This is a predicted complex of two RNAs, RNase P RNA and transfer RNA, with 388 nucleotides together. The coordinates come from a structure-prediction model, not an experiment, and the mean pLDDT is 83.
[in-house]
């Protein structure tokens, strides 16, 4: 100097003039709830305010139990909690920094179209190999089909072959050791039995339902009528309540306050213009509040690390 | 603001993970008719909303995004 990897910060700046919402002060009015005007060295969008995908706070409803249902998914820890974060394990990609993936298929069921002899059963034989005169018998090395073919490579062996035997490799089981664990290391046994669980399922853990239009208080206005079931998603058992305070139809209102916040409403604020500067400004705007994730984004700056090249 | 549903041909809808995604209506062409309608025959029509993933294989299963539709308040 070039090419990358991981992480963090910022998201036009400064000054002036005017304007808008909120707070506070003052003045005036008042039906005493507040309204209007004015002042202010007070304050006023984001990293995602978004999607509403998770988790909680908060609020209301629900005797209890079972089934069903939903979610998470290598291991350990963090946390109010999580599908988040941190550390570790195994596998894969990359020269590397680093990135991506993740329970169980030897509990059971199901599926694996077409092709193929055969798609999972201690299975099966189209071409082929051996034997035989043939009928037939032995076999699975090689070919062929397929996304996937019943451990792989090499050697021995054999009529031809085969874990039939041997060496190495991969997996499994058992035993021993290490680690909290996932898992790792070693020894023995020829034991060799596909894939899919984002199909059912099994295992482990978690989950009651609804949501601030929750819910509480006040005010205005109206017209009552009907139902035997109701107890906050489903089914069953069980318990409780039951003539209205519940449900349905119909009617009325479209108001205020609280909930509600160190921005904060429902008249829904957060802007406009001028000057200078630069890299010439992206995605986008709160609506109960937090912790995360995901998605969108013009650009700028900083830190750590890797590889290549050059110079010393 | 919150919650739920939906997206397949021009329209309305089907569609066990498996061959070239179908049906009705509509449209077009031809036949029939003097002509039209009806009828008969034939034909075309798809980014299965978009992008990833699981799988040998996705309209279908999973995730993210986009569009459209619906519901909700208070009083007695």
């Nucleotide at each position: 100097g070039g090419a990358g990897a991981g992480g963090g910060a910022c998201g036009g700046g400064u000054g002036g003039u005017c304007g808008c919402g909120g707070g506070c002060g003052c003045a005036c009015a008042c039906a005493c709830g507040u309204g209007u005007g004015u002042g202010u060295u007070c304050u006023g969008a984001g990293g995602a305010a978004a999607g509403u995908c998770c988790g909680g706070a908060c609020u209301c409803c629900g005797a209890g139990g079972g089934c069903a249902g939903g979610g998470u998914g290598c291991c350990g820890g963090g946390u109010a909690a999580c599908a988040c974060c941190c550390g570790g394990a195994g596998g894969g990609a990359g020269c590397g920094a680093u990135c991506c993936c993740u329970g169980g298929a030897a509990a059971g069921g199901g599926c694996c179209a077409u092709a193929g002899a055969g798609a999972a059963g201690a299975a099966g034989a189209c071409c082929g190999c051996c034997u035989g005169a043939g009928a037939g018998g032995g076999c699975a090395a090689g070919g062929g089909u397929g996304g996937a073919a019943c451990g792989g490579u090499g050697g021995g062996g054999u009529a031809a072959g085969a874990g039939c035997c041997c060496a190495c490799c991969a997996g499994g089981a058992u035993c021993g050791g290490g680690g909290u664990a996932a898992c790792c290391c070693g020894a023995u046994c020829g034991c060799u039995u596909g894939g899919c669980a984002a199909c059912c399922c099994c295992c482990a853990c978690c989950c009651g339902g609804a949501g601030c239009a929750a819910g509480g208080c006040c005010g205005a206005g109206c017209a009552g009528g009907g139902g035997a079931g109701g107890g906050u998603g489903g089914c069953c058992c069980g318990c409780c309540c039951g003539a209205a305070u519940c449900c349905c139809c119909g009617g009325g209102u479209a108001g205020g306050c609280c909930g509600c916040a160190c921005a904060g409403a429902u008249u829904g604020a957060u802007g406009a213009c001028c000057a200078c500067c630069c890299a010439c400004g992206a995605c986008a705007g709160a609506a109960u509040c937090c912790g995360g994730c995901u998605u969108a984004c013009a650009g700028u700056c900083c830190c750590u690390c890797u590889c290549c090249u050059u110079u010393u | 603001g919150g919650c739920g549903g939906u997206g397949u041909a021009g329209c309305u809808c089907a569609g066990u993970g498996g061959c070239u995604a179908g049906a009705g209506c509509g449209a077009g062409u031809g036949a029939u008719u003097c002509a039209u309608a009806a009828u008969c025959a034939c034909u075309g029509u798809g980014u299965c909303g978009u992008g990833g993933g699981u799988u040998c294989g996705a309209g279908u299963c999973c995730c993210a995004c986009c569009g459209c539709c619906g519901c909700c308040a208070c009083c007695a």